[in-house]
Molecule: FMN riboswitch aptamer (RFN element)
Organism: chicken gut metagenome
RNA sequence: UUUCAGGGCGGGGUGCAAUUCCCCACUGGCGGUAACGGCACUAGAGCACAAGGCUCUACAAAGCCGAAGUCCGCGAGCCGCAAACGCGGUUGAUCCGGUGAGAUUCCGGAACCAACGGUAACAGUCCGGACGGAAGAAA
Numbered sequence: 001u002u003u004c005a006g007g008g009c010g011g012g013g014u015g016c017a018a019u020u021c022c023c024c025a026c027u028g029g030c031g032g033u034a035a036c037g038g039c040a041c042u043a044g045a046g047c048a049c050a051a052g053g054c055u056c057u058a059c060a061a062a063g064c065c066g067a068a069g070u071c072c073g074c075g076a077g078c079c080g081c082a083a084a085c086g087c088g089g090u091u092g093a094u095c096c097g098g099u100g101a102g103a104u105u106c107c108g109g110a111a112c113c114a115a116c117g118g119u120a121a122c123a124g125u126c127c128g129g130a131c132g133g134a135a136g137a138a139a
C1' cells in the first nucleotide's frame, strides 16, 4: 500500500396485534493461553530407480497450522468531554463429574450470556445507524 475482516427465529401456543411474550429451536468477532488434532522435517523399513521419487512406521528436541461465546486481553457498542482530531469512562455470561503431574480450554452432562434506536407487544436472531467503523488477518 492492497485485499479481507459476524452468525442466528424453523415449528407450535396466547393474542386485535408478538420472528419481541411462553414452549421447543438456532448463532458465537479478534489476539493470547491450551495436556488435543494435523503437517512438514528427521530417522527406520519396504518398493522403484538413470535421476527425481512412492508407501508404511516412529517421533525425543527445535518448527509450522488449527483448537475457549462464559479464562486473560482487545474490538464494536454505550456514556461523558471536545469545533474537530481525539481523550476519559463503561462494557455480558460456567458450573458439576471424568482423565491427568497439570485442563474454567479435552471428554461427558447440565447451565448461563448477548449494545443502542425502532416496532400494532418486551428482540442475541427482524428493521436502522452500517455500501459505516474496527480488534486484527493475509499478500
Stems, first nucleotide, its partner, number of pairs: 001139004010024004025125002027114002029074004036066004042058006069112002077090005094110005116128003